[in-house]
RNA sequence: GGGGCUGUAGUAUAACCUGGCAGAAUAGCAGGCUCCAGACCUGUGGAUCUGGGUUCGAAUCCCAGCAGCCCCA
Numbered sequence: 001g002g003g004g005c006u007g008u009a010g011u012a013u014a015a016c017c018u019g020g021c022a023g024a025a026u027a028g029c030a031g032g033c034u035c036c037a038g039a040c041c042u043g044u045g046g047a048u049c050u051g052g053g054u055u056c057g058a059a060u061c062c063c064a065g066c067a068g069c070c071c072c073a
Base pairs, nucleotide, nucleotide: 001072002071003070004069005068006067007066010026011025013023020056028044029043030042031041032040049065050064051063052062053061
């Protein structure tokens, strides 16, 4: 230098192909339970790598860039 894959709550992930309310788990916080803590139960906040385009509507499609991994040179 060329090519491919991946990027979503703190963490690991679903939804992407086939555009239509971003979901569940765990951790966090609050409450219950307990003499206290753990476990358990209930509730609660939190995310689409960045910019642009297409569209009534984009996590999803298109373009460019960024980051990580792999292959070729």
Molecule: transfer RNA
Organism: Candidatus Woesearchaeota archaeon